Source information:
RNAcentral holds the sequence, with entries from ENA. This is a predicted structure of a 363-nucleotide RNA (Bacterial RNase P class A) from Bifidobacterium angulatum. It is recorded under the gene name rnpB.
[in-house]
RNA sequence: UGAGACCUCUUGAUGGCCGCGACCGAUCCGUCGGUUGAGGAACUUCCGGGCUCCAUAGAGCACGAUGGCGGAUAACGUCCGCCCAGGGUGACCUGAGAGAUAGCGCAACAGAGAAUAGACCGCCUUUCGGCUUCGGCCGGAAGGUAAGGGUGAAACGGCGGCGUAAGAGACCACCGGGUCCCUGGUAACAGUGGACCGCAUGGCAAGCCUCAUCGGGAGCAAGGCCAAACAGAUGGCGGUAAGGGCUGCUCGCUCGUGCCAUCGGGUAGGCUGCUAGAGCCCAGCGGCAACGUUGGGUCGAGAUGGAUGGCCAUCCGUGUGCCCAGCACACGACAGAACCCGGGGUAUAAGAGGUCUCACUUA
Numbered sequence: 001u002g003a004g005a006c007c008u009c010u011u012g013a014u015g016g017c018c019g020c021g022a023c024c025g026a027u028c029c030g031u032c033g034g035u036u037g038a039g040g041a042a043c044u045u046c047c048g049g050g051c052u053c054c055a056u057a058g059a060g061c062a063c064g065a066u067g068g069c070g071g072a073u074a075a076c077g078u079c080c081g082c083c084c085a086g087g088g089u090g091a092c093c094u095g096a097g098a099g100a101u102a103g104c105g106c107a108a109c110a111g112a113g114a115a116u117a118g119a120c121c122g123c124c125u126u127u128c129g130g131c132u133u134c135g136g137c138c139g140g141a142a143g144g145u146a147a148g149g150g151u152g153a154a155a156c157g158g159c160g161g162c163g164u165a166a167g168a169g170a171c172c173a174c175c176g177g178g179u180c181c182c183u184g185g186u187a188a189c190a191g192u193g194g195a196c197c198g199c200a201u202g203g204c205a206a207g208c209c210u211c212a213u214c215g216g217g218a219g220c221a222a223g224g225c226c227a228a229a230c231a232g233a234u235g236g237c238g239g240u241a242a243g244g245g246c247u248g249c250u251c252g253c254u255c256g257u258g259c260c261a262u263c264g265g266g267u268a269g270g271c272u273g274c275u276a277g278a279g280c281c282c283a284g285c286g287g288c289a290a291c292g293u294u295g296g297g298u299c300g301a302g303a304u305g306g307a308u309g310g311c312c313a314u315c316c317g318u319g320u321g322c323c324c325a326g327c328a329c330a331c332g333a334c335a336g337a338a339c340c341c342g343g344g345g346u347a348u349a350a351g352a353g354g355u356c357u358c359a360c361u362u363a
Base pairs, nucleotide, nucleotide: 001359002358003357004356005355006354007353008352009351010350012315013314014313015312016311017310018309020037021036022035023034024033025032026031039334043345044344046343047342048341049340050339051219052218053217054216063215064214065213066212067211068082069081070080071079072078083097084095085094086093087092098210099209103208104207105204106203120149121148122145123144124143125142126141127140128139129138130137131136157175158174160172161171176199177197178196179195180194181193182191183190184189223272224271225270226269232263233262234261235260236259237258243255244254245253246252279298280297281296282295283294284293285292286291316332317331318330319329320328321327322326
């Protein structure tokens, strides 16, 4: 200098005017003044937790989630460190990464054969027929053979030798694999460690399943408080008043009506939950790290038919054009709180910082 890998950060700045929400103050109750008002993802609602209400003897089944090992944490499917496998020259990246001798099931197409398999071609032996230049060749039948060819994602260890009619872990060396032990490590796991086994018994568990661990349900429209109107219950007043029942009629009794008070549940509506919290910033200490801990500082939205918008000026950044030290015009990503936190995932213009790798060059 070029090409990359990884970890982080910023999310235009200042001022003015108008408008909107919240709080505080003043008020002649009309308003006025002051302070303050979205994010790194507020998106998604995919996990986990707090909080709230309901449910709840114990155990098991079912269902769901998770799945190398150790740690972090309130918890997690997250994060950190490590192991293994795969990819990359490398920094580094990716992995639903337990169990396939518990059982069941599946394997398209191609292929002779797809699981305790398979003779299509080939190779070999025997035999029959034909031909012959007498070396053999061609065709048929019976058998042997998994070395070679061919098919496939995958063909029942690899390669070389020995052996054989041809062949075959049938046997041998090396490589690979399995079981047990030893050594190192908390463990996953590792080892040019030791002994044994010639070693047919492979793949898929993102098919059922097995094993281990975890999981009660609903969610701030949770939940709590206050409480009109209408209807209801109880009591009182009043003394027959809308009306009705008992009776042939009156009185009387009774249902009910009028007014007032109280009560319970609770609708409309209002208040609360509601924002000071596993909070944020800085420094020290412990830890490889995630993170923990100590000290100091700090307060940063709270709407509820749901505020957070628009305009102007100067600067910043980007783009375009021109007569290019400048000027003019346009643009400012993704996106918009709703109980609160910890993560994952996704979107994103422009820019900044750090560590590391490879190639080339110079000193």
The coordinates come from a structure-prediction model, not an experiment, and the mean pLDDT is 76.
Lineage of the source: Bacteria > Actinomycetota > Bifidobacteriales > Bifidobacteriaceae > Bifidobacterium.